[in-house]
Context: one part of a larger RNA
RNA sequence: UGACGGGGGUCCGCACAAGCGGUGGAGUAUGUGGUUUAAUUCGACGCAACGCGAAGAACCUUACUUGGUCUUGACAUCCCAAGAAUCCCGAUGAAAGUUGGGAGUGCCCUUCGGCGAAUUCGGAGACAGGUGCUGCAUGGCUGUCGUCAGCUCGUGUCGUGAGAUGUUGGGUUAAGUCCCGCAACGAGCGUAACCCUUAUCUUUAGUUGCCAGCAUUAAGUUGGGCACUCUAAAGAGACUGUCGGUGUCAAACCGGAGGAAGGUGGGGAUGACGUCAAGUCCUCAUGGCCUUUAUGAUCAGGGUUACACACGUACUACAAUGGCAUAAACAAUGGGCAGCCACACCGCGAGGUGGAGCGAAUCCUCAAAUUAUGUCUCAGUCCGGAUUGGAGUCUGCAACUCGACUCCAUGAAGUUGGAAUCGCUAGUAAUCGUAGAUCAGCAUGCUACGGUGAAUACGUUCCCGGGCCUUGUACA
Numbered sequence: 001u002g003a004c005g006g007g008g009g010u011c012c013g014c015a016c017a018a019g020c021g022g023u024g025g026a027g028u029a030u031g032u033g034g035u036u037u038a039a040u041u042c043g044a045c046g047c048a049a050c051g052c053g054a055a056g057a058a059c060c061u062u063a064c065u066u067g068g069u070c071u072u073g074a075c076a077u078c079c080c081a082a083g084a085a086u087c088c089c090g091a092u093g094a095a096a097g098u099u100g101g102g103a104g105u106g107c108c109c110u111u112c113g114g115c116g117a118a119u120u121c122g123g124a125g126a127c128a129g130g131u132g133c134u135g136c137a138u139g140g141c142u143g144u145c146g147u148c149a150g151c152u153c154g155u156g157u158c159g160u161g162a163g164a165u166g167u168u169g170g171g172u173u174a175a176g177u178c179c180c181g182c183a184a185c186g187a188g189c190g191u192a193a194c195c196c197u198u199a200u201c202u203u204u205a206g207u208u209g210c211c212a213g214c215a216u217u218a219a220g221u222u223g224g225g226c227a228c229u230c231u232a233a234a235g236a237g238a239c240u241g242u243c244g245g246u247g248u249c250a251a252a253c254c255g256g257a258g259g260a261a262g263g264u265g266g267g268g269a270u271g272a273c274g275u276c277a278a279g280u281c282c283u284c285a286u287g288g289c290c291u292u293u294a295u296g297a298u299c300a301g302g303g304u305u306a307c308a309c310a311c312g313u314a315c316u317a318c319a320a321u322g323g324c325a326u327a328a329a330c331a332a333u334g335g336g337c338a339g340c341c342a343c344a345c346c347g348c349g350a351g352g353u354g355g356a357g358c359g360a361a362u363c364c365u366c367a368a369a370u371u372a373u374g375u376c377u378c379a380g381u382c383c384g385g386a387u388u389g390g391a392g393u394c395u396g397c398a399a400c401u402c403g404a405c406u407c408c409a410u411g412a413a414g415u416u417g418g419a420a421u422c423g424c425u426a427g428u429a430a431u432c433g434u435a436g437a438u439c440a441g442c443a444u445g446c447u448a449c450g451g452u453g454a455a456u457a458c459g460u461u462c463c464c465g466g467g468c469c470u471u472g473u474a475c476a
Base pairs, nucleotide, nucleotide: 001476002475003473004472005471007470008469009468010467011466012465013464015460016459019424020423021422022421023420026316027315028314029313030312031311032310033309034307035306042053043052064302065301066300067299068298069297070296073127077126078125079123080122082120083119086103087102088101089100090099091098092097107116109114129291130290132289133288134287138285139284140280141279142278143276145274150189151188152187153186154185155184156165157164158163169180170179171178195268196267197266198265200236201235202234203233204232205231206230209226210225211224214223215222239262242256243255244254245253246252318417322376323375324374325373326372327371328370334365335364336363339358340357343354344353345352346351383414388409389408390407391406392405393404394403430452431451432450433449434448435447436446
């Protein structure tokens, strides 16, 4: 100087408390461990691994395994020789491939001999290749403490020196934020602000958007209009600016006015010096090592989907604030041409057959909780839907291993969950649906979007984590 303390002081955080809803019990989905296996590819392991890499394993992917094949190689550059390229038909084989036959001659330059470009096959070697090892050799990227308020420097001063001072103290703040004081005076990286979005208004602009008044219609459908909504560009607006009080005539705090918004208005992006030899050599790049008829390449089948069990994360429930039936209403984001698909017909349905519109503020997709009425009346039920049998639909060369969905039948566990443990402070929790990426097909996951919409916070004694000051130390 740090680090640590079941030392002290002080401050903060959904850290506790006050509340609301869960997890832990059941079934299923999914990841992991373990076990099994020819293989169950690899990585990730307290918080910060475990619906994680994977925004989608039937083949492919694919790295694993069993077999069949290749060895200048699937891919790149160079050299030599031959043929333009390319296309078609057999044989064999699971395919990869192996093998036989046929058609066919272009482009640029030309001294008509050839040469060049592009491409294919053959040959020799330089080399290619490696998701092989080392993240404890590395770059880059990322997580974490933590959006915590810290981390430093120059000059000066003090100390023999390591170092100290500044950065401590008194107030204050979300903040090393600001003020005052002070052997310090200044400065940098952070904080804040600048950026995006949302909440209000104005101006500009009205089509595909909108409709107040006028006419018209089944319908903003059409004429007309651009007031309003909305869209998207430019501005305005919030700064403790103002009033009162408190305060050191300070910084600031408390209350009020005006205001759409008030003291950082809400949300996002933004992550200092560093820590964890944290993670990644399976994105990529790269040193070293290893491999080179194999640890490379290719094909078919299998596996990653196994299953006594254990754990994590979710979904669905156990019901009446509910289930079922009928009727009626209200969003926002986003996506669409190998696409989105209105509408009509067929089918109980998944869907099928026709078929308009739309490369889209124009066409398509556009709700469910909710409301109204009826019924069920507390039961393993008209709750719950697992499992299994049968019949189908769709995608796709192909749904056996191993897809999703539909219909009929079946109708398991489950009656609110031990110890323990998690999230959340407002348009939040809870609850309800919608869209998108990936994608032929496949979501209870992920990422967005809106609808309905609470309760509680006395307070900081305690638990956890963190900041500052101080003290002790046989620790560095």